[in-house]
Source information:
Model confidence (mean pLDDT): 79 of 100. A computed fold for a 77-nucleotide RNA from Sulfurovum sp., annotated as c-di-GMP-I-GGC riboswitch aptamer. The source organism's lineage runs through Bacteria, Pseudomonadati, Campylobacterota, Epsilonproteobacteria and Sulfurovum. It was read from a public genome assembly, where an Rfam model found it.
RNA sequence: UUUUGAAAUGCCAAACUUGUCGUGAGACAGGGACGGAAAGCUACGGGUCUUCAAGUAAGAUAGCCGGGUUGCACCAU
Numbered sequence: 001u002u003u004u005g006a007a008a009u010g011c012c013a014a015a016c017u018u019g020u021c022g023u024g025a026g027a028c029a030g031g032g033a034c035g036g037a038a039a040g041c042u043a044c045g046g047g048u049c050u051u052c053a054a055g056u057a058a059g060a061u062a063g064c065c066g067g068g069u070u071g072c073a074c075c076a077u
Base pairs, nucleotide, nucleotide: 003076005075011036012035016031017030018029019028020027021026034063040069041068042067044066045065046064047061048060049059050058051057052055
């Protein structure tokens, strides 16, 4: 340096809940913990979802899958 495997001092935070924003899917912040080794980032491909002006439309989702990109700690090879 690469590959594989296990765990969590530390890290993130589902459902639910409070507040704010949005027509909505949802987002952000507080509480909370089901889980996570990329549950970091990126709407590039597919999927799912929302809106109405219904299509060469505008959006949401990275904790649905794949791609791209960056990366922490321990053990073994």